[in-house]
Context: one part of a larger RNA
RNA sequence: AACGAACGCUGGCGGCGCGCCUAACACAUGCAAGUCGGACGCACUCUUUCGGGAGUGAGUGGCGGACGGGUGAGUAACGCGUGGGAACGUGUCCUGAGGUCCGGGAUAGCCGCGGGAAACUGCGGGUAACACCGGAUGUGCCCCUUUGGGGGGAAAGUUUACGCCUUGGGAGCGGCCCGCGUCGGAUUAGGUAGUUGGUGGGGUAACGGCCUACCAAGCCAUCGAUCCGUAGCUGGUCUGAGAGGAUGACCAGCCACACUGGGACUGAGACACGGCCCAGACUCCUACGGGAGGCAGCAGUGGGGAAUCUUGGACAAUGGGGGCAACCCUGAUCCAGCGACGCCGCGUGGGUGAUGAAGGCCUUCGGGUUGUAAAGCCCUUUUGCCGGGGACGAUGAUGACGGUACCCGGAGAAGAAGCACCGGCUAACUCUGUGCCAGCAGCCGCGGUAAGACAGAGGGUGCCAGCGUUGUUC
Numbered sequence: 001a002a003c004g005a006a007c008g009c010u011g012g013c014g015g016c017g018c019g020c021c022u023a024a025c026a027c028a029u030g031c032a033a034g035u036c037g038g039a040c041g042c043a044c045u046c047u048u049u050c051g052g053g054a055g056u057g058a059g060u061g062g063c064g065g066a067c068g069g070g071u072g073a074g075u076a077a078c079g080c081g082u083g084g085g086a087a088c089g090u091g092u093c094c095u096g097a098g099g100u101c102c103g104g105g106a107u108a109g110c111c112g113c114g115g116g117a118a119a120c121u122g123c124g125g126g127u128a129a130c131a132c133c134g135g136a137u138g139u140g141c142c143c144c145u146u147u148g149g150g151g152g153g154a155a156a157g158u159u160u161a162c163g164c165c166u167u168g169g170g171a172g173c174g175g176c177c178c179g180c181g182u183c184g185g186a187u188u189a190g191g192u193a194g195u196u197g198g199u200g201g202g203g204u205a206a207c208g209g210c211c212u213a214c215c216a217a218g219c220c221a222u223c224g225a226u227c228c229g230u231a232g233c234u235g236g237u238c239u240g241a242g243a244g245g246a247u248g249a250c251c252a253g254c255c256a257c258a259c260u261g262g263g264a265c266u267g268a269g270a271c272a273c274g275g276c277c278c279a280g281a282c283u284c285c286u287a288c289g290g291g292a293g294g295c296a297g298c299a300g301u302g303g304g305g306a307a308u309c310u311u312g313g314a315c316a317a318u319g320g321g322g323g324c325a326a327c328c329c330u331g332a333u334c335c336a337g338c339g340a341c342g343c344c345g346c347g348u349g350g351g352u353g354a355u356g357a358a359g360g361c362c363u364u365c366g367g368g369u370u371g372u373a374a375a376g377c378c379c380u381u382u383u384g385c386c387g388g389g390g391a392c393g394a395u396g397a398u399g400a401c402g403g404u405a406c407c408c409g410g411a412g413a414a415g416a417a418g419c420a421c422c423g424g425c426u427a428a429c430u431c432u433g434u435g436c437c438a439g440c441a442g443c444c445g446c447g448g449u450a451a452g453a454c455a456g457a458g459g460g461u462g463c464c465a466g467c468g469u470u471g472u473u474c
Base pairs, nucleotide, nucleotide: 001473002472003471005470006469007468008467009466012346013345014344015343016342017341018339019338020304025302026301027300029299030298031297034063035062036061039060040059042057043056044055045054046053047052070257071256072255079182080181081180082179083178084177085176088174089173090172093170094169095168096167097166098165099164100163101135102134103133104132110125111124112123113122114121115120141152142151143150144149157162183229184228185227190220191219192218195217196216197215198214199213200212201211202210232254233253234252235251236247237246238245239244259280260279261278262277263276282293283292284291285290310336312335313334314333318332319330320329321328322327349379350378351377352376359370360369361368362367383415385410386409387408388407389406393401418463419462420461421460422459423444424443425442429458430457431456432455433454439446440445
């Protein structure tokens, strides 16, 4: 000097930030991802001029749930940082070319009959689609090729609107590889069998020992392999004249994780926080047959701890998902609440006022000091209080914040000062009490009868809505 601080005493206001560093401990409750009727049929409600119109619900289907939000457990690694590379993918978006023809069978919802305590589920009947399937065409696309050619493969409709299929390019994004850099320990010296390389094959969007069969015997290491410990990395942050040291909270980029371990499915994208399956621990329900759950989302609870907040408001703005749109959803976000936790700003009044009042303290008893301090007199009204007006943020509509900020008026010095220290280091001294006791203490050291070092008081010094102490870093 600094801090995501804590503790003690104290505490007026505002702005801007920040707020579980410990148990990646366990979680009651609510909310945090939906949306589309301009894909589809059905049921119901309201209305009707009986043609229809408006809406609600579950279901099929589409897009989204791979973003956004959280956490730092694991990871010493191409994880991250930086600079390169070639063998790749890409929904939505932009741009270019071509196409959108003919058919078919199901299924949920629904109805009927069942099973079950429940979660849920079985059989039968019937139904729609932009759901599913077959055929045609196919410039371009893919495979083979003797470059002549051969083989394969698409669609979803439509009044428009908006779509759909094939294929080229782009943008942005992502997967992969490499050079260099990236903590401590040698009281860890050898490590390695898919191990290192090759060939054939498989697999992937893609290269690859990624996987497999066979062949060879390699590969790494004192320039520290392997093992052990510790740790998310970075932009940055703190300190320092710098070099360096320490650190990685908030904000931003990347990574990893989502009760623990494993696995795949769907999909453009996941091996998927609020999806699925299996195993395990734990909790809950049960009719004992069987089921349900996962806050390291926002609030909140218990626990741990020196210690860290409201079970708040709004989608008004910004952004995201869906929708042609109206709009719906959004604990992202924007705000408000709590906390002197931090930084910054402001106030607790200004002027005048000596017989230097009273009181306190000291005294050599003369006086000194508190001290212009107070009172008194003259002013001011920041802030706070009361009354009135009242935004920007919103280019047309829409304002949670908010009757807030701000402006005007009014009364009134009125409501607003503490904390540590005073032996030396180190700025600030006396009295009383105590008597190696009680106590102080960062170091040196104080205290055993006059203690400037303990305790109280008066006085003083330093900071000030803070001041000290403790912890940690430089």
The part of an RNA shown here (small-subunit ribosomal RNA, 5' domain) has 474 nucleotides and comes from an uncultured bacterium.
Its Rfam family is "Bacterial small subunit ribosomal RNA". Gene Ontology terms of the family: ribosome and structural constituent of ribosome.